Overview: Transfer RNA from Perkinsela sp. CCAP 1560/4, 73 nucleotides, folded computationally. The sequence is in RNAcentral, with records from Rfam. Rfam family: tRNA. It is annotated as a transfer RNA.
RNA sequence: AGCACGGUGGCGCAGUGGCUAGCGCGGUGGGCUCAUAACCCACAGGUCGUAGGAUCGAAACCUACCUGUGCUA
Numbered sequence: 001a002g003c004a005c006g007g008u009g010g011c012g013c014a015g016u017g018g019c020u021a022g023c024g025c026g027g028u029g030g031g032c033u034c035a036u037a038a039c040c041c042a043c044a045g046g047u048c049g050u051a052g053g054a055u056c057g058a059a060a061c062c063u064a065c066c067u068g069u070g071c072u073a
Stems, first nucleotide, its partner, number of pairs: 001072007010025004018056001027043005049065005
């Protein structure tokens, strides 16, 4: 330098054009218990890497850039 794949709550991931962006773990509050764990219920937490573009409509499609991993030179 080129190419491939990835970047989505604190962490690990899903979501391949339209419904309120979901799931597990974790956090907070409550229930249960003599108590703790487990279990059950509820809640909080997301500028979907950044900036543009196409579209009636984007986390998703296009372009550039940033960044991580790998490959090639």